[in-house]
Context: one part of a larger RNA
RNA sequence: GGCACACGGUGGAUGACUUGGCGUCGAGAGGCGAUGAAGGACGUUGGAACCUGCGAUAAGCCUGAGGGAGCUGGUAACCGAGCUGUGAUCUCAGGAUUUCCGAAUGGGGAAACCCACUCUUCGGAGUAUCACGUACUGAAUGCAUAGGUGCGUGAGGCAAACCCAGGGAACUGAAACAUCUAAGUACCUGGAGGAAAGGAAAGCAACCGCGACUCCGUAAGUAGCGGCGAGCGAAAGCGGACGGCCAUACACGAACGGGUUGGAAUGCCCGACCAGAGAAGGUGAAAGUCCUGUAGCGGCCAACAGCCCAUAGAGUAGGCCCGGGCUCGUGGAACCCGGGUUGAAGAUGGGGGGUCCACCCUCCAAGGCUAAGUACUCCUCGACGACCGAUAGCGAACCAGUAAGGUGACUGAAUGUUGAAAACUACCGCGAUGAGCGGGGUGAAAGAGUAGCUGAAACCGUGUGCUU
Numbered sequence: 001g002g003c004a005c006a007c008g009g010u011g012g013a014u015g016a017c018u019u020g021g022c023g024u025c026g027a028g029a030g031g032c033g034a035u036g037a038a039g040g041a042c043g044u045u046g047g048a049a050c051c052u053g054c055g056a057u058a059a060g061c062c063u064g065a066g067g068g069a070g071c072u073g074g075u076a077a078c079c080g081a082g083c084u085g086u087g088a089u090c091u092c093a094g095g096a097u098u099u100c101c102g103a104a105u106g107g108g109g110a111a112a113c114c115c116a117c118u119c120u121u122c123g124g125a126g127u128a129u130c131a132c133g134u135a136c137u138g139a140a141u142g143c144a145u146a147g148g149u150g151c152g153u154g155a156g157g158c159a160a161a162c163c164c165a166g167g168g169a170a171c172u173g174a175a176a177c178a179u180c181u182a183a184g185u186a187c188c189u190g191g192a193g194g195a196a197a198g199g200a201a202a203g204c205a206a207c208c209g210c211g212a213c214u215c216c217g218u219a220a221g222u223a224g225c226g227g228c229g230a231g232c233g234a235a236a237g238c239g240g241a242c243g244g245c246c247a248u249a250c251a252c253g254a255a256c257g258g259g260u261u262g263g264a265a266u267g268c269c270c271g272a273c274c275a276g277a278g279a280a281g282g283u284g285a286a287a288g289u290c291c292u293g294u295a296g297c298g299g300c301c302a303a304c305a306g307c308c309c310a311u312a313g314a315g316u317a318g319g320c321c322c323g324g325g326c327u328c329g330u331g332g333a334a335c336c337c338g339g340g341u342u343g344a345a346g347a348u349g350g351g352g353g354g355u356c357c358a359c360c361c362u363c364c365a366a367g368g369c370u371a372a373g374u375a376c377u378c379c380u381c382g383a384c385g386a387c388c389g390a391u392a393g394c395g396a397a398c399c400a401g402u403a404a405g406g407u408g409a410c411u412g413a414a415u416g417u418u419g420a421a422a423a424c425u426a427c428c429g430c431g432a433u434g435a436g437c438g439g440g441g442u443g444a445a446a447g448a449g450u451a452g453c454u455g456a457a458a459c460c461g462u463g464u465g466c467u468u
Base pairs, nucleotide, nucleotide: 001467002466003465004464005463006462007461008460009459015453016417017416020388021387022385023384024383025382026381027380028379029377030376031158032157039101040100041099042055043054044053046079047078049075050074051073061095062094063093064092065091066090070083071082072081106115107114108113116127117126118125119124129155130154131153132152133151134150135149136148137147162193163191164190165189166188167187173180177227203210204209214241215240216239217238218237224232225231250298252296256271257270258269259268260267272289273288274278280292281291282290318342319341320340321339322338323337324336325335328354349364350363351362352361353360404411405410424452427439428438429437430436
């Protein structure tokens, strides 16, 4: 030095656990904001910090309701001072207060700061811009108009997705590429609602008929479109969905004892009981009958149309030129929409039925409103899971969008578990008035000692044996 065995150290795998996540379903809510939001800064408790709450009335003030014994939020003990059956803490409803920044709005500004004016009952209040309305005033310029001023009303910003509209790519595919595709997608902008949009036939259909719109299934990868390439891709019809109704807090709530092991009984043994409750969680191990609950029960709830007469949407429909939308890429191309240019009829009329014409059928444009069925989930509540169980599950179970990195846009972690209960080791010894260790004490256990459940392997030792 190697190998083996034993005993340790180190390390934190594994097992067990779950405070946190993930998903589905149901219900709610679907907005907040100049009455100053979202989001922040700074303060605020008797005592430093952070979190939570709150705002100079600052872990709170007032009123009402519930409730009925402790309370002065958490880490979090400790000390001090108090409150409370004249009903506190706590829960709910309403009100008051609500610094400064932020749309931020008196002016400025390097957000949380600086500097004003007017009025004032001296507490305070007002003073941004734009739009609309209104009154007064009022140029060049006579009447006017533009402009100016006052007053009133409204708007502004934020927010996850869903929705409508205005704009609108490229990579890519076509095995290259230009029409085409990707795709009216991504993205930008505007606007709205809890849904939005659409909507009460100038519709379909086919000689039979249907009867607004929306959504789902089917029709159907069909009819079609297409450098007839890649690909794109309907509609009618049929089957369904579909027209409606309710808020907050809470109260009551059944039934078990003994023995035994143990640190502890919920275990085991014996004998009982309840059950419309044997869901679940907690309690010193495993509890229907110990606690919280659970089943069950009580409490709450609001309303609308007819008849008569008249009328019938013009720079519109249509044509032509150029584009766009439909399955339709100009095609025989109807239909719908837009720009330009033209331009009717008047129900004895007009549109459509895929060029066009006739017959026939059908409908009545150029005005408007409309619930439900449908889409979505930043958020709240509940139930559930052949979902995860700390390298998993959200990035985040732990003070996480934190620490940290980056000029910045942005990127972005790790860390859960003593014990039933802190009973968290008084006292003594060694040591440096250490660290640590040895006694001793607590505890069921300390080989559970705040490097703490279990404690694998790598790795490092000590001892013994064999071997070189």
The part of an RNA shown here (large-subunit ribosomal RNA, domain I) has 468 nucleotides and comes from a Planctomycetota bacterium. Model confidence (mean pLDDT): 83 of 100. The full RNA is in RNAcentral, with records from ENA.